[in-house]
This is a predicted structure of a 379-nucleotide RNA (Bacterial RNase P class A) from a Thiobacillaceae bacterium. A source record names the gene rnpB. Its mean pLDDT, the model's own confidence on a scale to 100, is 78. Rfam family: Bacterial RNase P class A. By type it is a ribozyme.
RNA sequence: GGAGUCGGCUAGACAGCCGCUGCGCGUCAUGUGCAGAGGAAAGUCCGGGCUCCACAGGGCAGGGUGCCAGGUAACGCCUGGGCGCAGCAAGGCCGCAAGGCCCCAAGGCGACGGAAAGUGCAACAGAAACAUACCGCCGAUGGCCAACGACGAGUUGGCUCAGGCAAGGGUGAAAUCGUGCGGUAAGAGCGCACGGCCGCACCGGUAACGGCUGCGGCGGGCAAACCCCACCCGGAGCAAGGCCAAAUAGGCAGGCGCGUCCUCGUGACAUAGGCGGCCCGUCGAAGCCUGCGGGUAGGCUGCAUGAGGCGGCGGGCGACCGCCGUCCCAGAUGAAUGGCUGUCCACGACAGAACCCGGCUUACCGGCCGGCUCCCGUU
Numbered sequence: 001g002g003a004g005u006c007g008g009c010u011a012g013a014c015a016g017c018c019g020c021u022g023c024g025c026g027u028c029a030u031g032u033g034c035a036g037a038g039g040a041a042a043g044u045c046c047g048g049g050c051u052c053c054a055c056a057g058g059g060c061a062g063g064g065u066g067c068c069a070g071g072u073a074a075c076g077c078c079u080g081g082g083c084g085c086a087g088c089a090a091g092g093c094c095g096c097a098a099g100g101c102c103c104c105a106a107g108g109c110g111a112c113g114g115a116a117a118g119u120g121c122a123a124c125a126g127a128a129a130c131a132u133a134c135c136g137c138c139g140a141u142g143g144c145c146a147a148c149g150a151c152g153a154g155u156u157g158g159c160u161c162a163g164g165c166a167a168g169g170g171u172g173a174a175a176u177c178g179u180g181c182g183g184u185a186a187g188a189g190c191g192c193a194c195g196g197c198c199g200c201a202c203c204g205g206u207a208a209c210g211g212c213u214g215c216g217g218c219g220g221g222c223a224a225a226c227c228c229c230a231c232c233c234g235g236a237g238c239a240a241g242g243c244c245a246a247a248u249a250g251g252c253a254g255g256c257g258c259g260u261c262c263u264c265g266u267g268a269c270a271u272a273g274g275c276g277g278c279c280c281g282u283c284g285a286a287g288c289c290u291g292c293g294g295g296u297a298g299g300c301u302g303c304a305u306g307a308g309g310c311g312g313c314g315g316g317c318g319a320c321c322g323c324c325g326u327c328c329c330a331g332a333u334g335a336a337u338g339g340c341u342g343u344c345c346a347c348g349a350c351a352g353a354a355c356c357c358g359g360c361u362u363a364c365c366g367g368c369c370g371g372c373u374c375c376c377g378u379u
Base pairs, nucleotide, nucleotide: 001375002374003373004372005371006370007369008368009367010366012344013343014342015341016340017339018338020036021035022034023033024032025031038350042361043360045359046358047357048356049355050237051236052235053234062233063232064231065230066229067081068080069079070078071077082112083110084109085108091102092101093100094099113228114227118226119225120222121221134169135168136165137164138163141162142161143159144158145157146156147155148154177195178194179193180192181191182190196218197217198216199215200214201213202211203210204209241301242300243299244298251292252291253290254289255288256287259269260268261267262265273283274282275281308327309326310325311324312323313322314321315320345348
């Protein structure tokens, strides 16, 4: 310098005018100062804080998580590592070439505990998907037939009836360790060599795991089927919850009243009380007044100082942690965060808080920066 790949930051700028929300200050009717969306505020998919309810402890049921170690308040998140899978560039091999094969950096993907506890499942094809034989091979042994034989023992040949085999063919996503040699009637881990896998021991590693030697073994797949194992999980949510508190109705307590007369009626006269305070007047045959408590409307709070931001130092490969300094950075409740104008540029995406925080996922015009790997060049 080029290529690949992974990650971080940013999200038009400046000025003027007019508005909106919050806070502070000054005056007392309005002025002034400061602040005012996001990396996702989104989906509401995980995890927590906070609040109320429940709760001795243990178990069952139910749900979740699932390689290992670490981080964290916690997580299904993050970091580092292990294993597996696919595979671009580079490299190697073959080829005239097109291209193919091997190997595969950084990086990508993986619900990645257990299939040697049990149950179950596997479309189509196939004989068979855990005990099976369609084609095929054999027919040692038994049987039958023929020849030979002393017609006895038996030998040889044939049949493939019983039976044996799982090598080969064929089916399939997958066929019961692979290749070779031996072996056999034919075969087969039946035996041996090399290789593969599993278990145990040994060595390295905190561990997952790796290594190679020894011994034993060869069990097909699926747990995103039931299941088994280990660990975790109480419920509801800011319309949580707390405080203040009208009017009306109802509750409780206290006080006053519910009277008198007659010719017995829609009678008369009074009392409490109402007609905004008093007098008159009038209504008035029954309730009225006071207090307390619950609760509704309404208001306040929860509500923004927090697992907080920035800087420095230190620890750690890293996620992250510790110490010191410094800063205060939206808080609405019909719900503010906007509109217009001018200048400039690379011409501006997705989208907007509603109790708060950590993640994940999804959406997104562009711009800037960095890490890692490979290749080339120079010193």